[in-house]
Context: one part of a larger RNA
RNA sequence: GGACGAACGCUGGCGGCGUGCCUAACACAUGCAAGUCGAGCGGAGAUAGACUGAUGGUAACUGAAGUUUGUCUUAGCGGCGGACGGGUGAGUAACACGUGGGCAACCUGCCUUGGAGCGGGGGAUAACACCGGGAAAUCGGUGCUAAUACCGCAUAACAUACACAAGCUGCAUGGUAAGUGUAUCAAAGGAGUAAUCCGCUUUAAGAUGGGCCCGCGGCUGAUUAGCUAGUUGGUAAGGUAACGGCUUACCAAGGCGACGAUCAGUAGCCGACCUGAGAGGGUGACCGGCCACACUGGAACUGAGACACGGACCCGACUCCUACGGGAGGCAGCAGUAAGGAAUAUUGGUCAAUGGAGGGAACUCUGAACCAGCCAUCCCGCGUGAAGGAUGAAGGGGCUCUGCCUUGUAAACUUCUUUUGCAUGGGACGAAAAAACUUAAUUUAUUAAGGACUGACGGUACCAUGAGAAUAAGCACCGGCUAACUCCGUGCCAGCAGCCGCGGUAAUACGGAGGGUGCGAGCGUUAUCC
Numbered sequence: 001g002g003a004c005g006a007a008c009g010c011u012g013g014c015g016g017c018g019u020g021c022c023u024a025a026c027a028c029a030u031g032c033a034a035g036u037c038g039a040g041c042g043g044a045g046a047u048a049g050a051c052u053g054a055u056g057g058u059a060a061c062u063g064a065a066g067u068u069u070g071u072c073u074u075a076g077c078g079g080c081g082g083a084c085g086g087g088u089g090a091g092u093a094a095c096a097c098g099u100g101g102g103c104a105a106c107c108u109g110c111c112u113u114g115g116a117g118c119g120g121g122g123g124a125u126a127a128c129a130c131c132g133g134g135a136a137a138u139c140g141g142u143g144c145u146a147a148u149a150c151c152g153c154a155u156a157a158c159a160u161a162c163a164c165a166a167g168c169u170g171c172a173u174g175g176u177a178a179g180u181g182u183a184u185c186a187a188a189g190g191a192g193u194a195a196u197c198c199g200c201u202u203u204a205a206g207a208u209g210g211g212c213c214c215g216c217g218g219c220u221g222a223u224u225a226g227c228u229a230g231u232u233g234g235u236a237a238g239g240u241a242a243c244g245g246c247u248u249a250c251c252a253a254g255g256c257g258a259c260g261a262u263c264a265g266u267a268g269c270c271g272a273c274c275u276g277a278g279a280g281g282g283u284g285a286c287c288g289g290c291c292a293c294a295c296u297g298g299a300a301c302u303g304a305g306a307c308a309c310g311g312a313c314c315c316g317a318c319u320c321c322u323a324c325g326g327g328a329g330g331c332a333g334c335a336g337u338a339a340g341g342a343a344u345a346u347u348g349g350u351c352a353a354u355g356g357a358g359g360g361a362a363c364u365c366u367g368a369a370c371c372a373g374c375c376a377u378c379c380c381g382c383g384u385g386a387a388g389g390a391u392g393a394a395g396g397g398g399c400u401c402u403g404c405c406u407u408g409u410a411a412a413c414u415u416c417u418u419u420u421g422c423a424u425g426g427g428a429c430g431a432a433a434a435a436a437c438u439u440a441a442u443u444u445a446u447u448a449a450g451g452a453c454u455g456a457c458g459g460u461a462c463c464a465u466g467a468g469a470a471u472a473a474g475c476a477c478c479g480g481c482u483a484a485c486u487c488c489g490u491g492c493c494a495g496c497a498g499c500c501g502c503g504g505u506a507a508u509a510c511g512g513a514g515g516g517u518g519c520g521a522g523c524g525u526u527a528u529c530c
Stems, first nucleotide, its partner, number of pairs: 001530003006526005013382004018377001020374001021340001027337002030335003035080003040077002043074009056061001087293003097217007106210002111206007119153001121151002128143006159184006167176003189198003219265003226256003231253008268290004272283004295316001297314002318329004346372001348371003354368001355366004385416004395407005422466005430457001437450005474519005479500003485514005495502002
């Protein structure tokens, strides 16, 4: 000199763009953060219409109960999604990460392309009703019912398994494979007048996402020198989507280490960021990629995918409710509270846009996101006026004191301007698509044309008009380094100080004043890095 997720002191006008618990991965009141589909299913409730019509009435009429059609709502069963998105950095020195490869050892829901299929049956169960236990959480029994829920049967291969196998081929184990035989395994319907559409089953391929293996690379300590028994390898079996001591049995005695094993300490890694001419050094906030974690620890279920932040189970600590028998909970999601700390914000608005989940769609949900609020926390921009103006005014300060120097064109005064702020009026871009619907074409995937609605921000940005210099300057320093000097006070005292050093009676170094220098809505100090 530069930098900063900064803090502290003094001061503080505006706008734009970013950033904002670095400490206790400490504990959490309250609200919200993951739902959706009635075009999978049976009910229940509400409501409108039609038909029939009990009762009462002489009649008009009344209109119980029932049947049926439509609309709306949705507790339950069922499907998809809750493995994404969002948070944090505790652990981890490791194939965790980065980079380059390998899988002839693998999986992949939704999506895309192609082939084939979708026949015929069955038994339950929630909801519901009734009964019962319990303070509650919630549980048990009996009976009834549906499905795109569940289970057999049929059919079936270019699927899978086994056996045979021409051919082709490779980087080792090998790979691929026409063909033949045997065996095994599927399915679901819904909307619509229909066309058709959305689904379902099986299969081949793609895309996307993952899993596993390997080479190389990136911390400190030898005042850590030896470490290791599933340890190292083999055979067999099990297990996995898959290779493998991954696991087990048996066999062998190996494996790692001064090129630093083991142990201990520290630490998420990277793209990047800061600095530097570079080499290098330091850092890993925000943004992006990967990893790990979700009160601590453990083991699993479901599922295409988890060993699962707002799922389930167990042990534990803690908090809460209780009728003392028993139960409930997990903010390292967004706000917010307490605590810790030098220190870090609102219990805000909207789904308008972008994106995500579900749905045929309308749409619903979305503290993702977009916005607004707070903070000079960083960077950038603007303003606090401009021109003229000498009696060099008054006042302050200084001196060699009838006077002179300085503050100083500074002020007053004159003439202008109106950024910003204030008042009044107008007022956005971001939003035109997607989609519904209509028409046409068609390669049946879609395409083209038409097409209404929709803005949280926000009456904001911006524009116009009006009055009026009006609404707006501080902070540090002035001995040398280092730009800037005098007076008074103090008297090795009080104090200053980054280093050298100042202060003991004329201190440009302490304190005040006048003046000056530097930067300026900031200026200094402190911490840290280069």
The part of an RNA shown here (small-subunit ribosomal RNA, 5' domain) has 530 nucleotides and comes from an uncultured bacterium.
The coordinates come from a structure-prediction model, not an experiment, and the mean pLDDT is 84.